[in-house]
RNA sequence: CAACGAUAAAGGCAAACCAGCCUAAAGGCUGGGACGCAAAACUACAGGGCCUUCCCCUCAUUCAGAGGACAGGCAGCCAGUUACCGAA
Numbered sequence: 001c002a003a004c005g006a007u008a009a010a011g012g013c014a015a016a017c018c019a020g021c022c023u024a025a026a027g028g029c030u031g032g033g034a035c036g037c038a039a040a041a042c043u044a045c046a047g048g049g050c051c052u053u054c055c056c057c058u059c060a061u062u063c064a065g066a067g068g069a070c071a072g073g074c075a076g077c078c079a080g081u082u083a084c085c086g087a088a
Base pairs, nucleotide, nucleotide: 004086005085012037013036017032018031019030020029021028022027035076041081042080043079047078048077049074050073051072052071056068057067058066059065
């Protein structure tokens, strides 16, 4: 330096759920809470994937709806970048 990841040390994050707030929604923020995590840190047009559908377009229409585009979101899906510790 690269790879690897202990029933190691120190420190860290926080799923579901609950409360409040924002949003059309997905989702987000704060607090509580821990399922888990060795990158559960950062990156979301210019890698892939997934989620949403207020407005708009098309179709259907008795009702319910289906598809598309714009747009928004997810890094705890893969990925990319950087990083703490050091047994085998």